RNA sequence: GCGUUACUAGCUCAAUUGGAUAGAGCACUUCGCUACGGACGAAGAGGUUGGGGAUUCGAGUUCCUCGUAACGCG
Numbered sequence: 001g002c003g004u005u006a007c008u009a010g011c012u013c014a015a016u017u018g019g020a021u022a023g024a025g026c027a028c029u030u031c032g033c034u035a036c037g038g039a040c041g042a043a044g045a046g047g048u049u050g051g052g053g054a055u056u057c058g059a060g061u062u063c064c065u066c067g068u069a070a071c072g073c074g
Base pairs, nucleotide, nucleotide: 001073002072003071004070005069006068007067010026011025012024013023019057028044029043030042031041032040050066051065052064053063054062
């Protein structure tokens, strides 16, 4: 330099052939329980789906570009 793959919550991952309010587990907060804590039970908060643009009635999903990481070729 060329190519391929991945990027979604603090972490690990879902999300059907593009279709309707983006979810789960762990972690976190509050409450209950307990002599206290852990465990357990209940509730809650947390996301511009890596950045930007395009296509579409509609994009996490398709296309372009940039970034980061891994792998392959030279």

Transfer RNA from a Chlamydiia bacterium, 74 nucleotides, folded computationally. Its Rfam family is "tRNA". It is annotated as a transfer RNA. NCBI's taxonomy places the organism under Bacteria, Pseudomonadati, Chlamydiota, Chlamydiia.